RNA sequence: GCACGGCUAACUCAGCGGGAGAGUGCCACCUUGACGUGGUGGAGGUCGAGGGUUCAAACCCCCCGCCGUGUA
Numbered sequence: 001g002c003a004c005g006g007c008u009a010a011c012u013c014a015g016c017g018g019g020a021g022a023g024u025g026c027c028a029c030c031u032u033g034a035c036g037u038g039g040u041g042g043a044g045g046u047c048g049a050g051g052g053u054u055c056a057a058a059c060c061c062c063c064c065g066c067c068g069u070g071u072a
Stems, first nucleotide, its partner, number of pairs: 001071007010024004018055001026042005048064001050062003
C1' cells in the first nucleotide's frame, strides 16, 4: 500500500431501516441485629467524526480517524 473485521452506557457486548437495549458496575429503597446474598426501582448514550440517500438512518452509500487480523 491492498483486503477484511471492529468502534453503541463507566466496563463487556447485543441490536443491522421505524421502541436505543442487556449483563456487570453506580445510587435509592425492601430484606438482615449488622455485613453479604437476594428483590424492586432509578440515574447514566451527540450509536467514533463529517456528508449523502430516505417520509424515517446505530443500521444503506461516500469520505476521514482510531484499534486489530491477513498479505507482497
Transfer RNA from Sphaerochaeta sp., 72 nucleotides, folded computationally. It matches the Rfam family "tRNA". The gene name in the source record is trnV. The RNAcentral record of the sequence draws on ENA and MGnify.